[in-house]
């Protein structure tokens, strides 16, 4: 120096906490407290985890054709700190700083 489709969306998982639900405690029975509460609920969730759809690139093929069909699309060590939502996190800053 190399910045790239290493694209977008959706569904999940590892993981994450505590607004809601549940659970536990107190209890004036309506609330309060507790995530140092194991949750088949709900919630957040990966660049370096999975899948799907669309899209893009390349190759082949059909074709008048920029259109259709088929195939391929590989690499990735990484803090501290800060930020959001109720809160936290492999979330965001960030394929960043740095390392190689």
């Nucleotide at each position: 120096a190399u910045u790239a489709a290493a694209g977008u969306u959706c569904u999940c998982u590892a993981g994450g906490g505590u607004u809601c639900c549940g659970c536990a405690g107190u209890u004036u029975c309506a609330a309060c407290u507790g995530g140092u509460c194991u949750g088949u609920g709900a919630c957040c969730a990966a660049g370096a985890g999975a899948g799907a759809a669309c899209u893009c690139a390349c190759a082949g093929u059909u074709u008048u054709a920029u259109a259709g069909c088929u195939g391929u699309g590989u690499c990735a060590c990484g803090g501290a700190a800060g930020g959001a939502c109720a809160a936290a996190a492999g979330c965001c800053u960030g394929g960043g700083a740095g390392a190689u």
This is a predicted structure of a 100-nucleotide RNA (Guanidine-I riboswitch aptamer) from Desulfosporosinus sp. HMP52. Its mean pLDDT, the model's own confidence on a scale to 100, is 80. The RNAcentral record of the sequence draws on Rfam. The organism belongs to Desulfosporosinus, within Bacteria. It matches the Rfam family "Guanidine-I riboswitch aptamer". Its family is annotated with regulation of gene expression in the Gene Ontology.